Context: one part of a larger RNA
């Protein structure tokens, strides 16, 4: 050095209990009736996980299901057709901490006050005792009642209040990144927006909002640099419209010349309309609230059709002859199974809890016209000046929106707008409010899919995983899968230190499958043989 045989080692191959991404459905909350999350306990034995709470791997009722069951997990001891275990619904119990709420506190501990009950007593048991807001009662102290607090998907989506820098401009200051990241507040299953003081293809036009496509990288903005970047219209998705204030009337209270406040009624328009006055018709459509009914949800049920030959440890393979199919999706079974098992297609089902849409019932809401004199129609508002801001629009010729400071109208013969401004013409009615759908998101739940991964991959985590371990702490954070069809997991004998280990024997298809267990590469190590120096 080569070959062979062992050891060592874990690559590779095969596998998948776990992940990843997405689609659809349903849903989008829990909490002072004490949550989320924990501490400590509960077992025949019991350390972890799971479950549960001193009624403690559980108690009660109803429903389902059917032969086994006492979780992981053996053993022992038991339970079960008088129906256990299991599944669903409802209920009971539910220590202590935690918003934690009687006071305190280094969470899971300490210390009370008042009332009631028990006990001879020591003492024991039960209930109440937090803050904020609102309402009622009361002269007040206070009492009674209601709401609220915290958590989450280490807040995904939404609105509002604050709000960067790295970067780009090939430097940098306006600008950009970007109203992004991040912080705070608040709500909902969606949120926000929303029924024109709109638009401005200027018209004999459109007609709430939102979202998508296009218009369009256009018009524009811009140290006219880098870059930023519409709207209208059109095509679609979805469509839904309404309610107050005031004038007027009634009533109550304070004041009583006036005026103010509370309650009730009618009233709510824009080619203007409404109230009061007179008059005629009418109680409909619609909408809201509550209830009824039910599809569905939360356990389940029925569910077609095969035998054989050969080799094999084993048939699902092969051979032969047949079958079902509204079912030849998939998984399992000792090797490729439509017909063995679970299922699948199709059909059916609820004592109880929940529950749409449509429909029905109850209550409430709610209509149209004529005539015309007066009154009302949102004020420190609109607008303007100054300073900002949002608008694609950086102050620009800068309209429009929203703020800060100041000034400060008109009153329907009114007012705003149509991108400075004016005229004409037109559009709309500010200074009050509500509003489903189309849209956004996906932690958990259900069903499914994959030219996604296959244990150094895929989640950090296929295993006691946010575990072990590290850190005072915030926080950081692993490694670790595979016997076999079935434990049949090697009875018994021998060597040995009652060892490790090994040799027999036995099981098995296989033990070079022996729990250090599938396959078992290489480095490395050893033995035997051969060759070379």
């Nucleotide at each position: 050095c080569g070959u062979a045989u062992a050891g060592g080692g874990a690559a590779u191959g095969c596998c998948u209990u776990g992940g990843c991404a997405c689609u659809g459905g349903a849903g989008u909350g829990c909490g002072a009736u004490g949550a989320a999350g924990g501490a400590c306990g509960c077992g025949a034995c019991a350390a972890g996980c799971u479950g549960c709470g001193a009624u403690a791997a559980g108690c009660c009722a109803c429903g389902g299901a059917u032969a086994g069951c006492u979780g992981u997990a053996a053993u022992g001891a038991g339970c079960c057709a008088u129906g256990a275990c299991c599944c669903g619904u409802g209920g009971a119990u539910c220590u202590c901490c935690g918003a934690a709420u009687g006071g305190g506190g280094u969470a899971a501990c300490c210390c009370a006050u008042g009332g009631c009950g028990g006990g001879c007593a020591a003492c024991c048991g039960c209930c109440a005792u937090u803050g904020g807001c609102c309402a009622a009662a009361g002269c007040a102290a206070u009492u009674u009642g209601g709401c609220u607090a915290g958590c989450a998907a280490a807040u995904a989506c939404u609105a509002g209040g604050g709000g960067a820098a790295g970067u780009g401009a090939a430097a940098c200051a306006u600008c950009u990144c970007a109203g992004u990241a991040c912080c705070c507040u608040a709500u909902g299953g969606a949120a926000a927006a929303g029924a024109a003081a709109a638009c401005g293809u200027a018209a004999u036009g459109u007609g709430a909002u939102u979202c998508c496509g296009u218009u369009a990288g256009u018009a524009g903005c811009g140290g006219c640099g880098a870059g930023c970047g519409a709207a209208u219209g059109c095509g679609g998705a979805a469509c839904a419209g309404c309610c107050c204030a005031a004038a007027c009337c009634g009533u109550c209270g304070g004041u009583u010349u006036u005026c103010c406040g509370g309650c009730g009624g009618g009233g709510u328009u824009u080619g203007u309309a409404g109230g009061a006055c007179c008059u005629g018709u009418a109680u409909a459509a619609u909408u809201g609230u509550g209830g009824a009914c039910u599809a569905g949800a939360u356990a389940g049920g029925c569910g077609a059709a095969g035998c054989u030959u050969u080799a094999g440890g084993a048939a699902u393979a092969c051979u032969g002859c047949g079958c079902c199919a509204a079912a030849g999706a998939g998984g399992g079974u000792g090797a490729g199974a439509g017909g063995c098992c679970c299922g699948u297609a199709g059909c059916c089902g609820a004592c109880a809890u929940u529950g749409a849409a449509a429909u029905c019932c109850a209550c409430a809401u709610g209509a149209c016209g004529g005539a015309a004199a007066u009154c009302c129609u949102g004020a420190g508002u609109a607008a303007c000046g100054c300073g900002a801001u949002a608008c694609a629009c950086g102050u620009g010729a800068a309209a429009u929106c929203u703020c800060g400071c100041g000034u400060g109208a008109a009153c329907a013969u009114g007012u705003g707008c149509c991108g400075a401004c004016c005229a004409c013409g037109g559009c709309a009615u500010a200074a009050g409010g509500c509003u489903a759908a189309a849209u956004a998101c996906u932690a958990a739940c259900c069903a499914g899919u994959g030219a996604c991964c296959g244990a150094u991959a895929g989640u950090g985590a296929a295993c006691a995983a946010g575990u072990a371990c590290c850190g005072c702490g915030a926080g950081g954070g692993a490694a670790a899968g595979g016997u076999g069809a079935a434990a049949a997991g090697c009875a018994c004998c021998g060597c040995u230190g009652u060892g490790a280990g090994c040799g027999g024997a036995g099981u098995g298809a296989a033990a070079u499958a022996g729990u250090a267990c599938c396959u078992g590469a290489a480095a490395c190590c050893a033995u035997a043989c051969g060759c070379c120096c």